Predicted 3D model of a 72-nucleotide RNA (transfer RNA) from Candidatus Giovannonibacteria bacterium RIFCSPHIGHO2_02_FULL_44_31. It matches the Rfam family "tRNA". Rfam's curators write: Transfer RNA (tRNA) molecules are approximately 80 nucleotides in length.
[in-house]
């Protein structure tokens, strides 16, 4: 320089047009003589940025950021 692919909860990772979840981690409450395990409830996201389509976008085009991979 050319091409390809990921960005989604703290972390790991689903969701392929119609209210964004899962595990583990984070808080309380139970249970225990007390941790651990367990059980219930909860909190945390404006889906990488900005246009575009569409009634409606995390999803589906472009651009551009970040990383990672191949070719040269």
């Nucleotide at each position: 320089g050319c091409g390809a692919g990921u960005a989604u909860a703290g972390u790991u990772c689903a969701g392929u047009g119609g209210c964004a979840g899962a595990a583990c981690g984070c808080u309380g409450u139970c249970c225990u003589g007390a941790u651990a395990a367990g059980a219930c409830a909860g909190a945390g996201g404006c889906c990488g940025a900005u246009g575009g389509u569409u009634c409606g976008a995390u999803u589906c085009c472009a651009u551009c950021u970040a990383c990672u991979c191949g070719c040269a």